Predicted 3D model of an 87-nucleotide RNA (c-di-GMP-I riboswitch aptamer) from Mesobacillus selenatarsenatis SF-1. Of the family's consensus pairs, 95% are formed in the model.
């Protein structure tokens, strides 16, 4: 140092649900609250997937319907960083 993660040490984050704002939605903020995570740190048109479609375009039987993202999710995969040392 690379690899790997131990009923180990110090700590970290922080789901769902609910209040509360924010958006048009997905989701997001803050609270509260712990399912859980060795990276549940960061990166999202410039890797891959996924999620909405206000607008926009088509289509319509005028109720709607489908098709779009440089909108959003990294606690889906993946890159980059990184604490500690059993084995």
């Nucleotide at each position: 140092u690379c690899u790997c993660g131990a009923u180990a040490a110090a700590g970290g984050c922080a789901a769902a649900c609910c209040u509360g704002g924010u958006g048009a939605a997905a989701a997001c903020c803050a609270g509260c609250g712990a399912c859980g995570c060795a990276a549940a740190g960061c990166u999202a048109a410039a890797g891959g997937g996924g999620c909405u479609a206000c607008g926009g375009c088509a289509a319509u039987u005028c109720a709607u319907u489908g098709c779009u993202a440089a909108g959003c999710c990294a606690g889906c995969c993946a890159g980059c960083u990184a604490c500690c040392g059993a084995a």

Background
RNAcentral records the identical sequence in 2 taxa. Its Rfam family is "c-di-GMP-I riboswitch aptamer". Its family is annotated with cyclic-di-GMP binding in the Gene Ontology. From the family's description: GEMM was predicted in a large-scale screen for bacterial structured RNA regulatory elements. The coordinates come from a structure-prediction model, not an experiment, and the mean pLDDT is 88. NCBI's taxonomy places the organism under Bacteria, Caryophanales, Bacillaceae, Mesobacillus, Mesobacillus selenatarsenatis.